[in-house]
A computed fold for a 1497-nucleotide RNA from an uncultured prokaryote, annotated as small-subunit ribosomal RNA.
RNA sequence: AUUAGAGUUUGAUCCUGGCUCAGGAUGAACGCUAGCGGCAGGCUUAACACAUGCAAGUCGAACGGUAACAGAUCUUCGGAUGCUGACGAGUGGCGAACGGGUGCGUAACGCGUAUACAACCUACCUUUUACUAAGGAAUAGCUCAGAGAAAUUUGAGAAAUUUGAAUUAAUACCUUAUGACAUCUUAAGAUCGCAUGAUUUAAAGAUAAAAGAAUUUCGGUAAUUGAUGGGUAUGCGUGAUAUUAGCUAGUUGGUAAGGUAACGGCUUACCAAGGCAACGAUAUCUAGGGGGUCUGAGAGGAUGAUCCCCCACACUGGUACUGAGACACGGACCAGACUCCUACGGGAGGCAGCAGUGAGGAAUAUUGGUCAAUGGACGAAAGUCUGAACCAGCCAUGCCGCGUGCAGGAUGAAUGCCCUACGGGUUGUAAACUGCUUUUAUAUAGGAAGAAACCCGAGAACGUGUUCUCGGCUGACGGUACUAUAAGAAUAAGGACCGGCUAACUCCGUGCCAGCAGCCGCGGUAAUACGGAGGGUCCAAGCGUUAUCCGGAUUCAUUGGGUUUAAAGGGUCCGUAGGCGGGAAAAUAAGUCAGUGGUGAAAUCCUGCAGCUCAACUGUAGAACUGCCAUUGAUACUGUUUUUCUUGAGUAUAGAUGAAGUGGGCGGAAUGUGUCAUGUAGCGGUGAAAUGCAUAGAUAUGACACGGAACACCGAUUGCGAAGGCAGCUCACUAAACUAUUACUGACGCUCAUGGACGAAAGCGUGGGGAGCGAACAGGAUUAGAUACCCUGGUAGUCCACGCCGUAAACGAUGAUUACUCGGUGCUAGCGAUAUACUGUUAGUGCCUAAGCGAAAGCGAUAAGUAAUCCACCUGGGGAGUACGGUCGCAAGAUUGAAACUCAAAGGAAUUGACGGGGGCCCGCACAAGCGGUGGAGCAUGUGGUUUAAUUCGAUGAUACGCGAGGAACCUUACCUGGGCUUAAAUGUAGAUUGACAGAUUGGGAAACCAGUCCUCCUUCGGGCAAUUUACAAGGUGCUGCAUGGUUGUCGUCAGCUCGUGCUGUGAGGUGUCGGGUUAAGUCCCAUAACGAGCGCAACCCCUACUUCUAGUUGCCAGCGGAUAAUGCCGGGGACUCUAGAGGAACUGCCAGCGUAAGCUGAGAGGAAGGUGGGGAUGACGUCAAAUCAUCACGGCCCUUACAUCCUGGGCUACACACGUGCUACAAUGGCCGGUACAGAGGGCAGCUACCAUGUGAAUGGAUGCAAAUCUCAAAAGCCGGUCUCAGUUCGGAUUGGAGUCUGCAACUCGACUCCAUGAAGCUGGAAUCGCUAGUAAUCGCGCAUCAGCCAUGGCGCGGUGAAUACGUUCCCGGGCCUUGUACACACCGCCCGUCAAGCCAUGGAAGCUGGGGGUGCCUGAAGUCAGUGACCGCAAGGAGCUGCCUAGGGUAAAACUGGUAACUGGGGCUAAGUCGUAACAAGGUAACCGUAAAUC
Repeated sequence: AUUAGAGUUUGAUCCUGGCUCAGGAUGAACGCUAGCGGCAGGCUUAACACAUGCAAGUCGAACGGUAACAGAUCUUCGGAUGCUGACGAGUGGCGAACGGGUGCGUAACGCGUAUACAACCUACCUUUUACUAAGGAAUAGCUCAGAGAAAUUUGAGAAAUUUGAAUUAAUACCUUAUGACAUCUUAAGAUCGCAUGAUUUAAAGAUAAAAGAAUUUCGGUAAUUGAUGGGUAUGCGUGAUAUUAGCUAGUUGGUAAGGUAACGGCUUACCAAGGCAACGAUAUCUAGGGGGUCUGAGAGGAUGAUCCCCCACACUGGUACUGAGACACGGACCAGACUCCUACGGGAGGCAGCAGUGAGGAAUAUUGGUCAAUGGACGAAAGUCUGAACCAGCCAUGCCGCGUGCAGGAUGAAUGCCCUACGGGUUGUAAACUGCUUUUAUAUAGGAAGAAACCCGAGAACGUGUUCUCGGCUGACGGUACUAUAAGAAUAAGGACCGGCUAACUCCGUGCCAGCAGCCGCGGUAAUACGGAGGGUCCAAGCGUUAUCCGGAUUCAUUGGGUUUAAAGGGUCCGUAGGCGGGAAAAUAAGUCAGUGGUGAAAUCCUGCAGCUCAACUGUAGAACUGCCAUUGAUACUGUUUUUCUUGAGUAUAGAUGAAGUGGGCGGAAUGUGUCAUGUAGCGGUGAAAUGCAUAGAUAUGACACGGAACACCGAUUGCGAAGGCAGCUCACUAAACUAUUACUGACGCUCAUGGACGAAAGCGUGGGGAGCGAACAGGAUUAGAUACCCUGGUAGUCCACGCCGUAAACGAUGAUUACUCGGUGCUAGCGAUAUACUGUUAGUGCCUAAGCGAAAGCGAUAAGUAAUCCACCUGGGGAGUACGGUCGCAAGAUUGAAACUCAAAGGAAUUGACGGGGGCCCGCACAAGCGGUGGAGCAUGUGGUUUAAUUCGAUGAUACGCGAGGAACCUUACCUGGGCUUAAAUGUAGAUUGACAGAUUGGGAAACCAGUCCUCCUUCGGGCAAUUUACAAGGUGCUGCAUGGUUGUCGUCAGCUCGUGCUGUGAGGUGUCGGGUUAAGUCCCAUAACGAGCGCAACCCCUACUUCUAGUUGCCAGCGGAUAAUGCCGGGGACUCUAGAGGAACUGCCAGCGUAAGCUGAGAGGAAGGUGGGGAUGACGUCAAAUCAUCACGGCCCUUACAUCCUGGGCUACACACGUGCUACAAUGGCCGGUACAGAGGGCAGCUACCAUGUGAAUGGAUGCAAAUCUCAAAAGCCGGUCUCAGUUCGGAUUGGAGUCUGCAACUCGACUCCAUGAAGCUGGAAUCGCUAGUAAUCGCGCAUCAGCCAUGGCGCGGUGAAUACGUUCCCGGGCCUUGUACACACCGCCCGUCAAGCCAUGGAAGCUGGGGGUGCCUGAAGUCAGUGACCGCAAGGAGCUGCCUAGGGUAAAACUGGUAACUGGGGCUAAGUCGUAACAAGGUAACCGUAAAUC
């Protein structure tokens, strides 16, 4: 000093696991934007090609000299003289090997670090010593060689360049002398060390130099010392790939020689056969290394720009020369490629120096200034040179700093935007306005530090060339930094984002379009996710995006992960290398630990201090650099060595066990076959059948024979084996665990990469065998199909011997070994013991369980617990266990084993539901038992379809279809045709006009409407009233029921749905609500980690059944009275019926049985009613985006001379057809005629109507009662008679003709009813299907709503008559509870697989085509070193030349490796709605899966 997480798999949960995000960084680039300064940085790509200029010269105090300039001297004024300062070119010296650039190559002693050189070199510099003598021959330069009177020009050549002759110097070159403390050779002595050796002493021999320049002084030669710089060697460290496993002939070593500064196979000759490699040789690919940089808590990971160190390179390849140093960036030679010049003969060149150009690229700057400083080269010095360096220019490329103002200012101004109840909110103290300040920018003025030396002048000290002091000279940057003054808010803000992660929200536009997106995902008409705006958030001269790296990622886990089921334990054992290893003692000191010394360059990082106004930046000091080496010490642990022990391991003796293995022998049952016999028509097989067998005698039965395979019972949750696996009995051989004794050995052990052995089934090869079974195959069925499931046959195979294969869901999905850790209960084999006693003991094999572990399920001494050792394996899903390559195999194939591409998941365990052609229990007119219907006919009515100008709209499985509609001729009406109107009706406000409007009437018209005529207000004159008109407020059955409210259907009157607290689980959740009973019921009881509660059930409400009391009108009339032809008609009465109010009554209360109880049973008793008495109302949480915007209301959208509104006529009533719901029938239990009886509930004044009359009748004309317990509408089936007699009829009534009645403005489209006539289909209805359990079904009529009338056979009610059947819950349908499986959760109308077809993408194979790098063989072979030679040149040294070896390069040949491309071909992936099936998930409808083989497509 120090460790942060989030989103995303699910209906939800926990886990595993990937993907993604927030952070930091950059030599960056791109987009938008841009005021200033400081400090840094700036071709990451083409080591691609380069125009032009510059980047290495200097020295006259080395030399001969004098081309240019200046001076001097002389001069005949033409000029001459190197005389002086100096100096072109040249000789010579030093430098050019530094500095600067780049990263091609290099996986290497290249780099880093630590050592060594007793195996080395080092110019200039330094220390010390000695010497510096005598000669000689050349050469550059210069001059000459031609022409011209001269200036000048001039050999050859286009040019580069270059030829000949004479002559000349040196610090250039050569010879000789001298000569040791140097080097070498020979031999001797002493000392020392680390093996070779080193040091030292004396002796002999060999080896060199320039008295040069100059005023001092500087040089030179030979040695020597130090420093500096290099060279060499070694230890350790320093990429990827094993789908690269073997590599190597100078290779490894030795001897000798050569070579080098030096060791060395460095080179050569000879000898030996070594050397390297799984601790990764060789090969291939990639790459300069380090200090450091970025990130990270760290360990690590990534990286190697700028600065520093090292290396390598300089167009490509090779080579040497010179030199102290090079095999040399701005030197040479050769070869090659390229560019340029050329008179075509021949030449020149190398920016990976600084600028700059082209090219490439997303992308990287000026053809600048100065040597003022620092540094370098040369020089004695002045000085010259220096694209090193210092500066400036360009670029927001980065880091740092500053500014764009500050304070006040509320009518909270206006605009904008948003909401709205019209009040408001926000922008926002923001602005305006007032005051203040002036950094910065602008202008003006002043103006640095960086400079001190060298040198020059003067002085001083020592003393004679050094030091010191003083003064003077020198600035590219630059009139820059900085300072002062002036005026004035004056000159200066953008970018991204605002669904979650993630800080920040509204409106409009758009409408799965346009678009966004880092992940999840947004967008299909109300988008905080697109685009714009307002507002906001975060950063700020920047902000975003893209790319890359680290982090988060404990997601390769040393720190710090895992492997039963998520990815992952090898099929098993043996065993090599390796790793690990029991007790005691001693020695040692390799590991380990501590101290010390050296090193770890500087810079960087960190800390302190300091300098630029701060900071960045820089300086200085410290710390650190976790490393390496050496040395001294410690000795617990590990290692090594020695000694020893017995408990690990093994051996021995005895016992006993088992389906352990191999080989042989034997056995019975059963199937099959053959023969014979009995016997006759079928057998066999299935869900049902058929194929098949059988009168040539089957099946069945009996006897005998043959053959192969497997071993019933015992048998088990058993036993044995390493695993695979092993089962009749018996013999032989072999192996093993176990127990007891504790006798013997003395750690001999554990694990195990590579390796070896074994290894089910299927399969392969050879030879046998073949009863049954039985892939393939054939036939029969099933089916839409059925290459299947089922059936009849049947070949390989199954069996044996030998040899291969080597895989399985080879599973305990759990590697081996060792130790430790509560208990309970079985089994097997032993032991102790007389024993059935014992918590005895050993080994094994099971179940349950504590702790602990685990995501959970679960595991739990047989661990998945706690620890140790070793091995194997995993790192998202798919592609894929595939491709290529290698190994093995006869083949099948096995083993090893990728990538491109693609997805954001894939997965595990558990939870709640839902579902199952899973299970259990239960209920319901669900089935069954019955009764009556529908489906057939005619008609009515609704719907679909069709038609139409329109046939308005809605409802559409159950849960639409006699439904909205409880009344479509007009109206209704929403639709269509045609004609009008532009604001109707209501109300208000404001303005204007008028005295009307209305009414009557005329004309046009289909009407609406238009036009005209008549009549035309009141007044107190202020006005009132009314009308017309204008403006503002309308209207819409237009859209969206998927924006909504309300209402409704259905599951379902099913018994369920939840909550609080507690408990439980990591959690979703569970418990309660489950279990045992019981009920119509989650109804109640018992039990219970649950205890309670709520909404539902039940009850409370209404009707009905019995009764009591009260009350009697319009109801009633028993008794009393009156009256009539008769009637509660009247007086009266309240008894009865009835009416309508209040009560009672039924609770399993009583009894018997059963039961703990709840409760059930009993035709029980009593009772009007008995176990919910009957009926109704009442519909939990929720489901179906169920229905309705056309009842109504309402958000949004749309229309506004029309999608509003008025009117006429038409349509909603159409009609080849299909369906639903009904009515009437088909007849005798009936039809018709006549007579006759009994309800309830309702309605009635524009009404119901008694009664009378007329009419066949519908009705009509009169008339009376009743606003109703008073009057009226007003019954039918039934009953009593008669007739019809089984027929398309005296059944049935459709249809049609005619005549009427009624309603209404009007019955044509399109009303009902009446009468006469007509008299259709239909003789009981296929498959299928509906209702109903008692006052029910069936049957009979009556009433009401709507309504002028009515298409009503519909709907809603009412009463009359009044049955049959239920054994029962197997099955169909629906529902409830529990449980089980699940890959479903849009929840089985789910999910999902494969081929084919279409498009796109990447990829494998492939005849062929075409590249690349490397190696090998052969041929050729430049320059050059070396060796040899050298008759030519030279006095000589030496050289030219020639020969040879080697080599770059070139050619050629055959292979290997690795790319690109490719006709054709293989599979793979992806892609809303293609085809065929339905394989998997439920018992998925044949359980699924693994290995193997075969067949079809």
The RNAcentral record of the sequence draws on ENA. The coordinates come from a structure-prediction model, not an experiment, and the mean pLDDT is 82.